This is a predicted structure of a 73-nucleotide RNA (transfer RNA) from Oryctes borbonicus. RNAcentral holds the sequence, with entries from Rfam. Rfam family: tRNA. The family's RNA type in Rfam is transfer RNA. Its mean pLDDT, the model's own confidence on a scale to 100, is 80.
RNA sequence: GAUUCCGUAGCGCUGUGGUUAGCGUACCCGCCCGGAGAGCGGGAGGCCGUAAGUUCAACUCCUACCGGUAUCU
Numbered sequence: 001g002a003u004u005c006c007g008u009a010g011c012g013c014u015g016u017g018g019u020u021a022g023c024g025u026a027c028c029c030g031c032c033c034g035g036a037g038a039g040c041g042g043g044a045g046g047c048c049g050u051a052a053g054u055u056c057a058a059c060u061c062c063u064a065c066c067g068g069u070a071u072c073u
Base pairs, nucleotide, nucleotide: 001072002071003070005068006067007066010025011024012023013022018056027043028042029041030040031039049065050064051063053061
């Protein structure tokens, strides 16, 4: 330098253009317990890598760029 795939919560992921973006785990609070853990209930945490475009409507489609994985040179 070329190609492929990926980028969504602290971490791991779901989300086939449509009505408030979800799950698990971690974190915080409460209940339970002699205490901790487990269990139960509740809560916080995202402007979906950046920008532009298409569309009535974009996490989703197109393009460029940024970052990462892999392969080739």